[in-house]
RNA sequence: UUCCAUAGCUAGGGGGGCCACACGGCUGAGAGUCCGAGCCUUCGGACGACCCUCAGAACCUGACCUGGGUAAUACCAGCGUAGGGAAGCGGACGAACUGGACA
Numbered sequence: 001u002u003c004c005a006u007a008g009c010u011a012g013g014g015g016g017g018c019c020a021c022a023c024g025g026c027u028g029a030g031a032g033u034c035c036g037a038g039c040c041u042u043c044g045g046a047c048g049a050c051c052c053u054c055a056g057a058a059c060c061u062g063a064c065c066u067g068g069g070u071a072a073u074a075c076c077a078g079c080g081u082a083g084g085g086a087a088g089c090g091g092a093c094g095a096a097c098u099g100g101a102c103a
Base pairs, nucleotide, nucleotide: 001096002095003094008089009088010087011053012052013051014050017026018025019024032047033046034045035044036043037042059084060083061082065078066077067076068075
């Protein structure tokens, strides 16, 4: 000098729930709250929580996909070594390389 873990700091990315019995049930980390528009259940915004940030299945596409299962759902599995997808600072131990002094 370079590489490098965790924590930390800063920054960034992300989310179509389903429902017989709804002050509830199911899955999940997360299914929230508020505001506005729309006006029959849709769109936008703000905030919060949570998850994820390249060793990247957070999340999106394929996809009104395929198989199984369920009261129902992206519920489970496949698809998936697919195509996309948001990172810097920092720097322990250690390692590599290099310079100097002395013997």